[in-house]
A computed fold for a 1401-nucleotide RNA from a metagenome, annotated as small-subunit ribosomal RNA. Model confidence (mean pLDDT): 82 of 100. RNAcentral holds the sequence, with entries from SILVA. Its Rfam family is "Bacterial small subunit ribosomal RNA".
RNA sequence: ACGCUGGCGGUGUGCUUAAGGCAUGCAAGUCGAGCGCUUUGCUUCGGCAAAGAGCGGCAAACGGGUGAGUAACACGUACGAAUCUACCCAGAAGCGGGGGAUAGCCUCGAGAAAUCGAGGGUAAUACCGCAUAGUCUUAUACUUUAUGUAUAAGUAAAGGGCGUAACUGCCCACUUUUGGAGGAGCGUGCGGCUUAUCAGCUAGUUGGUAGGGUAAUGGCCUACCAAGGCUAAGACGAGUAGCUGGUCUGAGAGGAUGGUCAGCCACAAGGGCACUGAGACACGGGCCCUACUCCUACGGGAGGCAGCAGCUAGGAAUAUUGCGCAAUGGGCGAAAGCCUGACGCAGCGACACCGCGUGUGGGAUGACAGCCUAACGGUUGUAAACCACUAAUCCUUUAACGAGAGUUAAAGGGAUAAGCGCCUGCUAACUACGUGCCAGCAGCCGCGGUAAUACGUAGGGCGCAAGCGUUAUCCGGAAUUAUUGGGCGUAAAGAGUCCGCAGGUGGUUUAUUAAGUUUUUUGUUAAAGAUCUCGGCUUAACUGAGAAAAUGCAAGGAAUACUGAUAAACUAGAGUAGAUUCGGGGUCACUGGAACUUGCUAUGUAGGGGUGAAAUCCAUGGAUAUAGCAAGGAACACCAAGGGCGAAGGCAGGUGACUAGGAUCUUACUGACACUCAGGGACUAAAGCUAGGGUAGCAAACUGGAUUAGAGACCCAGGUAGUCCUAGCCUUAAACGAUGCUCGCUAGUUGUUCUGCUUUUUAGUGGAGUGACGAAGCUAACGCGUUAAGCGAGCCGCCUGGGGAGUACGGCCGCAAGGCUGAAACUCAAACAAAUUGACGGGAAGGCGCACAACCAGUGGAGUAUGUGGUUUAAUUCGAUACGAAGCGAUGAACCUUACCUGGGCUUGACAUCUUACUUAUGUUUUUCUUGUAAUGAGAGAAACUUAAAGGUAAGACAGCUGGUGCAUGGCUAUCGUCAGCUCGUGACGUGAGUCGUUCCCUUAAGUGGGGUAACGAGCGCAACCCUUGCCGUAUGUUAUACAUGUCAUACGGGACUGCCUUGGUUCUACACCAAGGAGGAAGGAGAGGAUGACGCUAAGUCAGCAUGUCACUUAUGCUCAGGGCUACACACAUUCUACAAUGAGACGGACAAUGGGUUGCCAAACCGCGAGGUGGAGCUAAUCUCAUCAAACCGUCUCUCAGUGGGGAUUGUAGUCUGCAAUUCGACUACAUGAACGCGGAAUUGGUAGUAAUCGGGGAUCAGCAUGCCUCGGUGAAUACGUUCUCGCCUUUUGUACACACUGCCCGUCAACUGAGCCGAGUUGGCAAUACCCGAAGCUCUAAAUAUUUUUUUGGAAUUAAGGUGGGGCCAGCGAGGAGCGGUAAGUCGUAACAAGGUA
Repeated sequence: ACGCUGGCGGUGUGCUUAAGGCAUGCAAGUCGAGCGCUUUGCUUCGGCAAAGAGCGGCAAACGGGUGAGUAACACGUACGAAUCUACCCAGAAGCGGGGGAUAGCCUCGAGAAAUCGAGGGUAAUACCGCAUAGUCUUAUACUUUAUGUAUAAGUAAAGGGCGUAACUGCCCACUUUUGGAGGAGCGUGCGGCUUAUCAGCUAGUUGGUAGGGUAAUGGCCUACCAAGGCUAAGACGAGUAGCUGGUCUGAGAGGAUGGUCAGCCACAAGGGCACUGAGACACGGGCCCUACUCCUACGGGAGGCAGCAGCUAGGAAUAUUGCGCAAUGGGCGAAAGCCUGACGCAGCGACACCGCGUGUGGGAUGACAGCCUAACGGUUGUAAACCACUAAUCCUUUAACGAGAGUUAAAGGGAUAAGCGCCUGCUAACUACGUGCCAGCAGCCGCGGUAAUACGUAGGGCGCAAGCGUUAUCCGGAAUUAUUGGGCGUAAAGAGUCCGCAGGUGGUUUAUUAAGUUUUUUGUUAAAGAUCUCGGCUUAACUGAGAAAAUGCAAGGAAUACUGAUAAACUAGAGUAGAUUCGGGGUCACUGGAACUUGCUAUGUAGGGGUGAAAUCCAUGGAUAUAGCAAGGAACACCAAGGGCGAAGGCAGGUGACUAGGAUCUUACUGACACUCAGGGACUAAAGCUAGGGUAGCAAACUGGAUUAGAGACCCAGGUAGUCCUAGCCUUAAACGAUGCUCGCUAGUUGUUCUGCUUUUUAGUGGAGUGACGAAGCUAACGCGUUAAGCGAGCCGCCUGGGGAGUACGGCCGCAAGGCUGAAACUCAAACAAAUUGACGGGAAGGCGCACAACCAGUGGAGUAUGUGGUUUAAUUCGAUACGAAGCGAUGAACCUUACCUGGGCUUGACAUCUUACUUAUGUUUUUCUUGUAAUGAGAGAAACUUAAAGGUAAGACAGCUGGUGCAUGGCUAUCGUCAGCUCGUGACGUGAGUCGUUCCCUUAAGUGGGGUAACGAGCGCAACCCUUGCCGUAUGUUAUACAUGUCAUACGGGACUGCCUUGGUUCUACACCAAGGAGGAAGGAGAGGAUGACGCUAAGUCAGCAUGUCACUUAUGCUCAGGGCUACACACAUUCUACAAUGAGACGGACAAUGGGUUGCCAAACCGCGAGGUGGAGCUAAUCUCAUCAAACCGUCUCUCAGUGGGGAUUGUAGUCUGCAAUUCGACUACAUGAACGCGGAAUUGGUAGUAAUCGGGGAUCAGCAUGCCUCGGUGAAUACGUUCUCGCCUUUUGUACACACUGCCCGUCAACUGAGCCGAGUUGGCAAUACCCGAAGCUCUAAAUAUUUUUUUGGAAUUAAGGUGGGGCCAGCGAGGAGCGGUAAGUCGUAACAAGGUA
């Protein structure tokens, strides 16, 4: 300041913006005791009083306002000398005597006005001489150089009043002079803003001499002379700003600030100038220029609120055109007094601070109402109502005080006064409804997508309270600029390295000094404020008095440990000399061999080369290969080593010359000569540049071949700059130990290089380097650790969130490339470091699985069945839909089912409970007929029943819903996975997240077991316990069995545990485990199969099995009926069946099972039908009867003879059977006829490791009927497994990570779209400060002339100078077509550069 709200009082305070503009009124006058005059009134006629203009005196330079300018002696503080001072105080001395004018006034004139001119006459404390005076002023001289002496010259005055009879006296004024007080001017030290992307500035500039000027010093001004003066301790420039006492904050140090009050300064519309005066260059005086406003008769004039009110404008925003001089103070006056928007009061504003009140005591049935609710109750809540009492404010009356407004006191009356913000966390305070990523909230994190404590409302609560919130600003928290009090290996941060001036710091001893330092005294540090004490207003705010303090500055005294200064010494730091050595240290010259390429010669023949594989390329004109010779350039194998040297960059064949350096040892010398280092200088890899050489190999660019979707790459074949040398530039690197240099101190162990000593010699002990591991200590951790990142000292450099950006602009350097210095706008809430747990990797290691491999049989091709998608439809109901949907829910859609569609009906309803009223023989139930497809409605009869239970009718509560949400849920299920894992307690380690345990070794199907071990134990999982089956025994024996000890059935037991033996292996051994074999045994290493599914993952599936929150419908999304649909059909997919035939098909004959089902049922014999089936009715509630026959494959015999065939059996026609109200849409089966595709199946893909696959048939559930599906039973009965490289999945360890929604992750750049701010930009607009020239008002000064007795006045000229004009530069700001980059924005395009070995580290 804004929003909502508002009872009272006290004290303060109120244009922060436009130093923009101002109407109106007021803010500075006074003196008749200085003077003359005019008018009016009164008069005792003498005058008296009042008013007015004028002359004169004093004041108007104070008081009041504002903060534009000013970075300055402006301010603050402390000093100083060359000064002035009206009124006031004190001292000394005076106040004599003259003169000439002038305003007012009168007359005349000019003008619109403002105003002005001429003439006449007049007074003074106005003005001017004369006299007198000095301790006054000036000049000169002297000397004892001072407050001195002497001389000369010059300069005064005014009167008025009181009183008296009058002299005289008194008071005020006046003149000269000395001193004081207060005031003012001047000088100096020190102190307090930002910027170096402002580095050089300055000609009156710095100083001197002389003069002028001033109250006074001074380049203040002028002339002349000299060339100085300031600056990295920041000059000059730019920006900003009045300064201080103080104020706010802070523990303090500090930081921010300068409103009210007080001191100083500056200004008065913007500039300049002087006059008057004691004092001004003057807010309410003057002159001039400019801008603006007003008046005008167009000739000319007037004006200045940053005084008090007030108006207008601007703005988020700031008051009354009030009262009074009663108080305080000021001006004038002798005084009375006058004036005073200073001041004192009042008014307005919750603007601030302080105080008070909105009641107090009782009052439960815990009223009504509201809100919540498990509907029981809870809460608002003693709160209210109601009763009693009191009075701050308010109203009335009276009294006192006050200039007034009003204040105070007393008496009486009388309950009149609460809001605002918040309630997810931080942060005190929770529920309901509404809304549904909408509307909205938000200081930060964030909230809102149908169950929001975060939005809106309500109830309740919390906080503060006449206020409460929001916004803005400052300090604090922030040790987040770190003096107190931070950092720089990896988070931001050590300069690439060295030298070195200034600067900073500096060894031992003595003496002097006293600058720093310490102490003491004095002065000052205005008042107010702040602190303490005491006091005055009822208290407080407010205020009075006193004390202390005022950290500072100045002056004097004292001390001398430390630092400094001066002087003298020392040798431990540093250096020099000597001896012994070390090394890829540097520069130059010479020189060597291997390899390579090229050329020549020779041998020799068809390829060579290259790659993942190829091709380009070379080669019959003879390559590659081999041998010899020659030429050329570059680099130096082995030695060779985290070994050596160098300041760093860097340095490697050998020899020589020159040159620099280090280490060790010993004595001598110098005597602090040292350390660090802003600016400065030198060196500085590679690449690059200039000029000239050189060029074997390699090799950017480029060319070709491959790869690829593309391949401007990776790979291959070529190849130019360059790489090399000389001379000169460039000056940057992950220039890294990401670790500045120097010095001292703080356990060791173990390598290695150089060099001493000892003589224990494979050793010991020193010095100087270079490595590893580690004590203490440090560190966020990682790690560092005598080579520190430990403990200390000195100096330098650098950092302060990420991006924008090491970019832009400016400057400097460079030939260029570019380098050094180095921002801001804007944008985000993070970016980053280390470590942890996971997940992941086209990382590593180990292990497992029908995962691959090996083998068998298939799927994918055909036809058919079933399911799904899609399409269609009135409807084709719904769900499932990677593995883990798709012969799935459904274990069985003709009606029903049924949820869908069309049409017809019903509305307390098909179903449940309850209430109220009515109804009962005109009743209820069953049944027949007519109408209607039916439901149902209406009508006509018949039979039975006699009931209070119940039914019906009407109304109301309610029912009902396969309607939505599986992302609100329960339960159940799938999946990883029958994989071996998942955790806990105590303890230990770690700052912590976490870890150890659970890792390691051996082993296992197994986190199975054993050993070791900072772990010790335990739990859920594994295993076992359970079921079936294989062997044996015992018991029993109906319905089994012709009979039987057998079989079979039922029931209960036994049996297997690496328990025993041999050999070998793993392991340090043992235990344990494994491998091979044996004994025994029906079975041998879990015998086989099943059930059993840890912590969890997938917001997996299911609201249509069931249950259930919530939402929706309620004459309909409910209920009911008929018909239709779920069975559609171009097509695609999934799962089956049947096949394609001879290991077969057909016909005939022959043999062997097991499990199950059956009374609404299974159905025998017998008979009929080609057959489906029919008739029939025995038996069976089942070890009895039956389905059920000889089960089929199989075996034997015969036919077929490789063909779309007698393989195949789809499709279609005709005739039938059965079930069922009903077989058309839409069932199954039978007979006859018909006889499609199909000749073993592309890419791809599935199952199976043994009684398994394959093949063959049987049974059951569902079911009126309907199976190629599902579940189950037995028959026949294989092949193969070298092995774990690869594919898929899983487990464990380790490693990397920029992933954590966790690789279906993350993420980069161009392009396209929208948008934001800045940069460049041809130019253009404006401002600021200077500068050169032109012009030049007013004024001061000088000068000349005129007028004149003087003062003066007028005119001309000169110098100076404000404003203005012109010119070229500088700086700042605005706009700008277009341009380049940057930032931002749910779902755009292209690729995939980075993070894993990121697929080329």